Predicted 3D model of RNase P RNA and transfer RNA as a complex of 467 nucleotides. Rfam match: Bacterial RNase P class A. It is annotated as a ribozyme.
RNA sequence: CCAGAUGGCCGGAUGGCCGCGGGCGGCUUCGGCCGUUCGAGGAAAGUCCGGGCUCCAUGAAAACACGGUGCCGGGUAACGCCCGGCGGGGGUGACCCCAGGGAAAGUGCCACAGAAAGCAAACCGCCUGAUAUGGGGGCAACUUCAUGUCAGGUAAGGGUGAAAGGGUGCGGUAAGAGCGCACCGCGGACCUGGCAACAGGGCCGGUCACGGUAAACCCCACCGGGAGCAAAACCGAAUAGGGGCGAUAUCGGAGCUUCGGCUCCAGCGCGCGUUUUCACGCCAUCGCCCGGGUUGGUUGCACGAGGCUUGCGGUAACGCCAAGCCCCAGAUGAAUGGCCAUCCCGCCGGGGCAACCUGGCGGACAGAACCCGGCUUACAGGCCAUCUGGUAUU
RNA sequence: GGGCGGUUAGCUCAGCUGGUAGAGCGCCACGUUUACACCGUGGAUGUCGGCAGUUCGAACCUGUCACCGCCCA
Numbered sequence: 001c002c003a004g005a006u007g008g009c010c011g012g013a014u015g016g017c018c019g020c021g022g023g024c025g026g027c028u029u030c031g032g033c034c035g036u037u038c039g040a041g042g043a044a045a046g047u048c049c050g051g052g053c054u055c056c057a058u059g060a061a062a063a064c065a066c067g068g069u070g071c072c073g074g075g076u077a078a079c080g081c082c083c084g085g086c087g088g089g090g091g092u093g094a095c096c097c098c099a100g101g102g103a104a105a106g107u108g109c110c111a112c113a114g115a116a117a118g119c120a121a122a123c124c125g126c127c128u129g130a131u132a133u134g135g136g137g138g139c140a141a142c143u144u145c146a147u148g149u150c151a152g153g154u155a156a157g158g159g160u161g162a163a164a165g166g167g168u169g170c171g172g173u174a175a176g177a178g179c180g181c182a183c184c185g186c187g188g189a190c191c192u193g194g195c196a197a198c199a200g201g202g203c204c205g206g207u208c209a210c211g212g213u214a215a216a217c218c219c220c221a222c223c224g225g226g227a228g229c230a231a232a233a234c235c236g237a238a239u240a241g242g243g244g245c246g247a248u249a250u251c252g253g254a255g256c257u258u259c260g261g262c263u264c265c266a267g268c269g270c271g272c273g274u275u276u277u278c279a280c281g282c283c284a285u286c287g288c289c290c291g292g293g294u295u296g297g298u299u300g301c302a303c304g305a306g307g308c309u310u311g312c313g314g315u316a317a318c319g320c321c322a323a324g325c326c327c328c329a330g331a332u333g334a335a336u337g338g339c340c341a342u343c344c345c346g347c348c349g350g351g352g353c354a355a356c357c358u359g360g361c362g363g364a365c366a367g368a369a370c371c372c373g374g375c376u377u378a379c380a381g382g383c384c385a386u387c388u389g390g391u392a393u394u
Numbered sequence: 395g396g397g398c399g400g401u402u403a404g405c406u407c408a409g410c411u412g413g414u415a416g417a418g419c420g421c422c423a424c425g426u427u428u429a430c431a432c433c434g435u436g437g438a439u440g441u442c443g444g445c446a447g448u449u450c451g452a453a454c455c456u457g458u459c460a461c462c463g464c465c466c467a
Base pairs, nucleotide, nucleotide: 001390002389003388004387005386006385007384008383009382010381012343013342014341015340016339017338018337020039021038022037023036024035025034026033027032041365045376046375048374049373050372051371052370053228054227055226056225066224067223068222069221070220071085072084073083074082075081086100087098088097089096090095101219102218106217107216108213109212110211123158124157125154126153127152128151129150130149131148132147133146134145135144136143137142166184167183168182169181170180171179185208186205187204188203190201191200192199193198232299233298234297235296242290243289244288245287246286247285248284252265253264254263255262256261269283271282272281273280306326307325308324309323310322311321312319313318344363345362346361347360348359349358350357351356395466396465397464398463399462400461401460404419405418406417407416413450421437422436423435424434425433443459444458445457446456447455
């Protein structure tokens, strides 16, 4: 210098003008006004996990069902997150990736191709024996070669497939084969190291039996009650609707009278069940009361598993370890914005030997809505630290 | 804000214990007709919303992203 790997950070700066929301203080003609202070993010996003909080259900716990997680150890309020380690895979390397328990508990599936796809199997090939035909040799018995048929052996070779019942080599054999041996792999108990996953070692085993698939059913271990701030609580009109209680004549007649009214008699919604009366029930209308509750308002709702810095413990995640400092959005049709100037960064153009001058364009993704811990996804451009490979020079 | 469901041919939908993706309507060509329609015969049509992963193999199983629709005061 080039090409990379990992971890972290920023994601425009300053000033002026205009404007918006919340808190506090003051004034007010109650409509607002003034001053001061605070005012988006690393993802506020997706709503994919885990919690807090609220309501519902529930005597407690367990089990079944269903769902999820899955090497080991640790961190955490908890997690499917994070840290460290182990094993496997990739890369020359820094380093990266892995839903990484169990397939000798059982069931299912493995299309097409292929002889055979799961208590294996013989298509071609190889080998042996018998036999037929033809050729050669031999006086003959017989022997040899080729082709075919039949009976058997074989898992080395070919071919099919993603996958064909350990691999390589030597021996062995009619040809072959864990048939025998060595090494590797596999299994078993043991020893050593490690908390463990696991690693290393020698021993034994060839009746070495066991292909893949569990992001198929399943088995094992662990976890999980459901819904969600539009949860939920409080205040609470008008109208309608629900429940309870009560009423439905105000007409007519008589009497008294201070001429305002009072007393007595009769009368009871021309409704329905029910032909009539009483009673009861239903229905209609009116009045009062009660409870629920819509629009609306208030709370929930901003001091919390809070943040920052330093020190300490720990390899690290982290720490209910210590000290100091800080208060850090709270709207509810929903504020956090716009313009100008200077500077910064990038790209393009012009001038200049160069330093530099000048013109234009651009500066991302996105935007709180109960809160918090993670993951994932989007993101112009830039910076820092550590490390790896290559090239060149010394 | 929160909770669910869906995406397969031009349209409406099947296919879901993984093994070459289908139906109806529509489209095209030919026949029929003077011509058109109806009818008959034949045909084409898909990266199964995108990207990854599991698997020998994915429309189907898993993750993630995008889009569409429904419900909750």